[in-house]
RNA sequence: AAGGCAUUAUACAACUGGCGGAUAGGGAUAACCCUGGGGGAGUAUAAUGUUGGAAUGCGUCGACCGCCUGGGCAGAUUCA
Numbered sequence: 001a002a003g004g005c006a007u008u009a010u011a012c013a014a015c016u017g018g019c020g021g022a023u024a025g026g027g028a029u030a031a032c033c034c035u036g037g038g039g040g041a042g043u044a045u046a047a048u049g050u051u052g053g054a055a056u057g058c059g060u061c062g063a064c065c066g067c068c069u070g071g072g073c074a075g076a077u078u079c080a
Base pairs, nucleotide, nucleotide: 003051004050005049006048007047008046009045010044011043012042015039016038017068018067019066020065021064024035025034026033027032059073060072061071
C1' cells in the first nucleotide's frame, strides 16, 4: 500500500405471509393478490477514523408473543 472493520452521506434494494392472543382494508382459497401504513438485511460509490498479521465474525432481514409457511442477503463448496 492493497485489503479488513466502523461511522456518515447518496443511490439502489429482495423480503414484508398464515392462524391465534389483539389490531389496516378489499378479494381469493390454502400460508396468495391489490391498496395503504410502518419496517428492512444487504449492494455500490465517496469521505473520515482505525487496523494492516491484526481487526472483525460465530450468521442475518419484516411492530410484540406463540405455532407455522415461503423467500432474501452474507459466507462456503460444486457445476455451467
Predicted 3D model of an 80-nucleotide RNA (ZMP/ZTP riboswitch aptamer (pfl RNA motif)) from a Bacillota bacterium. It was read from a public genome assembly, where an Rfam model found it. Lineage of the source: Bacteria > Bacillati > Bacillota. The coordinates come from a structure-prediction model, not an experiment, and the mean pLDDT is 77. Its Rfam family is "ZMP/ZTP riboswitch aptamer (pfl RNA motif)". On this family, see Tran et al., Cell Chem Biol 2020: "Parallel Discovery Strategies Provide a Basis for Riboswitch Ligand Design". Gene Ontology terms of the family: one-carbon metabolic process and regulation of purine nucleotide biosynthetic process.